[in-house]
RNA sequence: GCGCCGAUGGUCUAGCCUGGUCUAAGACGCGAGCUUGCCAAGCUCGAAACUCGGGUUCAAAUCCCGAUCGGCGCA
Numbered sequence: 001g002c003g004c005c006g007a008u009g010g011u012c013u014a015g016c017c018u019g020g021u022c023u024a025a026g027a028c029g030c031g032a033g034c035u036u037g038c039c040a041a042g043c044u045c046g047a048a049a050c051u052c053g054g055g056u057u058c059a060a061a062u063c064c065c066g067a068u069c070g071g072c073g074c075a
Stems, first nucleotide, its partner, number of pairs: 001074007010028004020058001030046005051067005
């Protein structure tokens, strides 16, 4: 230098191919409450995320282009 794969709450992952119906889903973790003599467990509620820029579209996490970072391969 070229090619391929990836980037989503604090952590791990789904959703992307095939755009949509409301406010991006789940587990763990965190906070509050209920429960209990206390703790744990259980139950309820809550905070928290689409790497960045541009484009297409009525509408983009999703499609297109570019960039950044990480991984793998080729030279």

The prediction has a mean pLDDT of 81. Predicted 3D model of a 75-nucleotide RNA (transfer RNA) from a Candidatus Aenigmatarchaeota archaeon. It matches the Rfam family "tRNA". By type it is a transfer RNA. About the family: Transfer RNA (tRNA) molecules are approximately 80 nucleotides in length. It was read from a public genome assembly.